[in-house]
RNA sequence: GGGCCGUUAGCUCAGGGGUAGAGCACCGCCCUUUUAAGGCGGGUGUCGUUGGUUCGAAGCCAACACGGCCCA
Numbered sequence: 001g002g003g004c005c006g007u008u009a010g011c012u013c014a015g016g017g018g019u020a021g022a023g024c025a026c027c028g029c030c031c032u033u034u035u036a037a038g039g040c041g042g043g044u045g046u047c048g049u050u051g052g053u054u055c056g057a058a059g060c061c062a063a064c065a066c067g068g069c070c071c072a
Stems, first nucleotide, its partner, number of pairs: 001071007010024004018055001026042005048064005
């Protein structure tokens, strides 16, 4: 220098045009002498950044940033 993959909640990951979810963790309440376990409730988010396409973008297109693999 070239190619490919990834970037979404605190962590691990779904979601591939119709307006964002799961598990764990976390917070509140119940239970318990207390803790843990258990039960009920709560999503806590600029979907890496900028621009483009579209009635509408996390998802499509381009550039850039970061991480990984391969080639030279």

The RNA shown here (transfer RNA) has 72 nucleotides and comes from an uncultured Armatimonadota bacterium. The same sequence occurs in records of 2 taxa. It matches the Rfam family "tRNA". Gene Ontology term of the family: triplet codon-amino acid adaptor activity. Rfam classes the family as a transfer RNA.